[in-house]
RNA sequence: GGCGCCGUGGCCUAAUGGCAAGGCGUUGCUUUCCGGUGGCAAAGACUGCAAGUUCGAAUCUUGCCGGCGUCG
Numbered sequence: 001g002g003c004g005c006c007g008u009g010g011c012c013u014a015a016u017g018g019c020a021a022g023g024c025g026u027u028g029c030u031u032u033c034c035g036g037u038g039g040c041a042a043a044g045a046c047u048g049c050a051a052g053u054u055c056g057a058a059u060c061u062u063g064c065c066g067g068c069g070u071c072g
Stems, first nucleotide, its partner, number of pairs: 001071007010024004018055001026042005048064005
C1' cells in the first nucleotide's frame, strides 16, 4: 500500500430504516451496631468524525480517523 471485519454510556452486550434496550459499575435512600448482601430510585451514549440517500439513519452509500486480520 491492496482487501476484509469492527467502532454504540466508565466497561460489556443488544437494537436487521420508525422514541437507542439490558447487565456490571456509579450516586442517593432503605436494610445493618458498621461493612457486605438484599430492596427502591436516579444520573449516564444525538451511536468514531464529516457528508450523501430517505418523510425518517446506530442501521444504507461515500470519504476520513482508529483497531484487528490477511496479502504483497
Transfer RNA from Usnochroma carphineum, 72 nucleotides, folded computationally. The sequence is in RNAcentral, with records from ENA. Its mean pLDDT, the model's own confidence on a scale to 100, is 83.